[in-house]
RNA sequence: UGAAGCAUAGCCAAGUGGUAAGGCAUCAGUUUUUGAUACUGAGCAUCAAAGGUUCGAAUCCUUUUGCUUCAA
Numbered sequence: 001u002g003a004a005g006c007a008u009a010g011c012c013a014a015g016u017g018g019u020a021a022g023g024c025a026u027c028a029g030u031u032u033u034u035g036a037u038a039c040u041g042a043g044c045a046u047c048a049a050a051g052g053u054u055c056g057a058a059u060c061c062u063u064u065u066g067c068u069u070c071a072a
Stems, first nucleotide, its partner, number of pairs: 001071007010024003018055001026042005048064005
């Protein structure tokens, strides 16, 4: 310098146009002498940023930022 990929909750991670699943962790409760385990419930992400298309965008388009890989 060129090309490709990735960015979603504290962590992992699903979601290819109709308003964001799940697991771990956290909090509360039940169980237990206590803890662990188990069970029940609760809360947390407007999706890297900006703009555009659309009735409607995490999803499509453009630009930018960060990270990774490949080539020179």